[in-house]
């Protein structure tokens, strides 16, 4: 440098171009418990890398980019 693939809460993973971006661990708070764990209930937290495009409508499609991994001389 060229090329390929990935990027969604604190971590993992979901979502056919179309509803309020879903789920599990985690955390916080109530219940239970004689206390903590479990076990039940609620509850917080995502400009879906970053910016433009197309579309009536983008996490999903195009473009630069920035980050990770891989490949190639």
């Nucleotide at each position: 440098g060229c090329c390929c693939u990935u990027g969604u809460g604190g971590c993992c993973u979901a979502a056919u171009g179309g509803a309020u971006a879903a789920g599990g661990c985690g955390c916080c708070a109530g219940c239970c418990u004689c206390c903590u764990a479990a076990g039940u209930u609620g509850g917080a937290g995502a400009u879906u890398g970053u910016g433009g495009g197309u579309u009536c409508g983008a996490g999903u499609c195009c473009c630069a980019c920035c980050a990770a991994g891989g490949g190639u001389a």
Transfer RNA from Daphnia pulex, 73 nucleotides, folded computationally. RNAcentral records the identical sequence in 2 taxa. Its mean pLDDT, the model's own confidence on a scale to 100, is 81. Taxonomically the source falls in Daphnia (Eukaryota, Protostomia, Ecdysozoa, Pancrustacea).